[in-house]
RNA sequence: GGAGUUGGCCGGAUGAUCGCCGGCAGCGUAUCUUUGCAGUUUGAAGAGCGCCUGCGGGAGGAAAGUCCGAACACCGUAGAGCAGGAUGCUUCGUAACGCGAAGUCCUGGUGACAGGCAGGAAAGUGCCACAGAAAACAGACCGCCUCCGGUUUCGACCGGGGGUAAGGGUGAAACGGUGAGGUAAGAGCUCACCAGUGUCGAUGGUGACAUCGGCAGCUUGGUAAACCCCAUCCGGUGCAAGGCCAAAUAGGUUUCGUUUCCCUCUUUAAGGGGGAUAGGGCGGCUCGUCUUAAGGGUUUGUCGGUCACGGCAGGCUCGGCGAAACGGGUAGGCCGCUUGAGAUUGCGGGCAACCGCAGUCCUAGAUGAAUGGUCAUCAUUUUCAUCCGCAAAGGUGAAAGUACAGAAUUCGGCUUACAGGCCAACUCCGGUU
Numbered sequence: 001g002g003a004g005u006u007g008g009c010c011g012g013a014u015g016a017u018c019g020c021c022g023g024c025a026g027c028g029u030a031u032c033u034u035u036g037c038a039g040u041u042u043g044a045a046g047a048g049c050g051c052c053u054g055c056g057g058g059a060g061g062a063a064a065g066u067c068c069g070a071a072c073a074c075c076g077u078a079g080a081g082c083a084g085g086a087u088g089c090u091u092c093g094u095a096a097c098g099c100g101a102a103g104u105c106c107u108g109g110u111g112a113c114a115g116g117c118a119g120g121a122a123a124g125u126g127c128c129a130c131a132g133a134a135a136a137c138a139g140a141c142c143g144c145c146u147c148c149g150g151u152u153u154c155g156a157c158c159g160g161g162g163g164u165a166a167g168g169g170u171g172a173a174a175c176g177g178u179g180a181g182g183u184a185a186g187a188g189c190u191c192a193c194c195a196g197u198g199u200c201g202a203u204g205g206u207g208a209c210a211u212c213g214g215c216a217g218c219u220u221g222g223u224a225a226a227c228c229c230c231a232u233c234c235g236g237u238g239c240a241a242g243g244c245c246a247a248a249u250a251g252g253u254u255u256c257g258u259u260u261c262c263c264u265c266u267u268u269a270a271g272g273g274g275g276a277u278a279g280g281g282c283g284g285c286u287c288g289u290c291u292u293a294a295g296g297g298u299u300u301g302u303c304g305g306u307c308a309c310g311g312c313a314g315g316c317u318c319g320g321c322g323a324a325a326c327g328g329g330u331a332g333g334c335c336g337c338u339u340g341a342g343a344u345u346g347c348g349g350g351c352a353a354c355c356g357c358a359g360u361c362c363u364a365g366a367u368g369a370a371u372g373g374u375c376a377u378c379a380u381u382u383u384c385a386u387c388c389g390c391a392a393a394g395g396u397g398a399a400a401g402u403a404c405a406g407a408a409u410u411c412g413g414c415u416u417a418c419a420g421g422c423c424a425a426c427u428c429c430g431g432u433u
Stems, first nucleotide, its partner, number of pairs: 001429010012378007020058002023055003026051004031047006060404001064415002067413005072238004079287004084234005089103005104118001105116004119229002124227002126223003141168002143164009176194006195219002197216008242335004252326008260276007279291004295318010342361008379402009
């Protein structure tokens, strides 16, 4: 000097002027609520409404995606199991996480570093195109050896049986590799060395794991972001959650199911209490659990009774409980709403993520949705012209531009977008000393 890797920061500034939103204070008020007084006036407090009043505040590093995790709210049980889903190397951090830090292993890179579809293939099932004999305990296309028969120009050839998988071929991958012995020919058949696998130990480490050694002829592809197995975890819905006030309508119409059983007290005939059950609620199913019905009138038949009346079976009707559909009204105001697992400075612990202690600060709460418009100057980028200059750099002037993009309950992350600029550390290449 060049090319890279990682981390952090800014991302227009200043002034004037006009305008917007909300907070606190002040002032006013005929409205509302509460309270004191025997009562009325009136006083006090609060709310609402108003103001040429004052003070200070007003979008992001991603506000985006809606992908994870929570806080908070509601759902009478949210408990157990099944189903379903998520995560998946180790240790630590955190409210928690599928996130972060530090490591181990694998892959890529000369390297700084980056990525990870990182538990299990010896529990089972499936898949590996085409080619090839054969793709998981597979297989004989060309071959090699041997026996029998036939032919023969005596070199061999054809057919059949048996043995073989070392050689060749196909393929991404063919059931270890090299060498020697052995064999009819071969083969871990045997041996030596190497690799893998299994197992037994040693050393280091919290651990994932790393290194080393012994034994064993055992040689036992890949794929689980294929199904699956194993381990751990998981209620649901979500601020359009939820709560309060006010107002309005038709607490309407139709359909279906049900209106049941037992005990007990009082009363002359109806009422009280308790229990069970249908039904209903609890995101899918089962168990479990919670809750739970109100009867009246009339009539037919039949039984009992002197009568009054009572029981049983059925019809009609009015109600109750539950479910579904249709239809109608309201869709206004207030709360939730911003002090929070908050930010920041210093010290301490820790490699770090992060934790502890002490101090300081309060930084939007809109609701069809506020923070903007104009002017001037400066900064910066690009282009053009010009000055100096070998060039680079620099000066002057003009023109154009200044990224991605906007809260809506809040927070911790991840992912994606981003013109231009600044800082730090590290790696590689070239040159000089």